[in-house]
Molecule: transfer RNA
Organism: Cyanophora biloba
RNA sequence: UGGCUCGGUAGCUCAGUGGUAGAGCAGGAGACUCAUAAGCUCUUGGUCGUGGGUUCAAAUCCCACUUGAGCCAU
Repeated sequence: UGGCUCGGUAGCUCAGUGGUAGAGCAGGAGACUCAUAAGCUCUUGGUCGUGGGUUCAAAUCCCACUUGAGCCAU
């Protein structure tokens, strides 16, 4: 440098494979406690990597690009 495979979704780890974007942890608040922590209740947070296409409808299907990991070649 080229080819192939897998991946990019909340601050982090991940689910969701056409029909209203979710869980755990983290963050905020409340209650509890003399106080703190743990546990409990409630809650904030997303242009779903970027740009196009297909479709009534796309995180999901198709194409290109970009980025990360692995393998192969040079």